[in-house]
RNA sequence: GGGGAUAUAGCUCAGCUGGGAGAGCGCGAUGCUGGCAGCCUCGAGGCCGUGGGUUCGAGUCCCACUAUCUCCA
Numbered sequence: 001g002g003g004g005a006u007a008u009a010g011c012u013c014a015g016c017u018g019g020g021a022g023a024g025c026g027c028g029a030u031g032c033u034g035g036c037a038g039c040c041u042c043g044a045g046g047c048c049g050u051g052g053g054u055u056c057g058a059g060u061c062c063c064a065c066u067a068u069c070u071c072c073a
Stems, first nucleotide, its partner, number of pairs: 001072007010025004019056001027043003031039002049065005
């Protein structure tokens, strides 16, 4: 220098063919239990890596850039 992959909650990751942003763990609260642990229920927490574009509508499609990993040289 060139090719590819990944980037979504504090962490690990889903998100199918463009239309509801989610799960587990963790965190907070109520309840069960004599207590701890454990379990039930509820809740908070996200401008979906950045900036543009397409579209009535973008996590999803297109372009550029950034970071990490990887292959070639």

A computed fold for a 73-nucleotide RNA from a Deltaproteobacteria bacterium, annotated as transfer RNA. Rfam family: tRNA. By type it is a transfer RNA.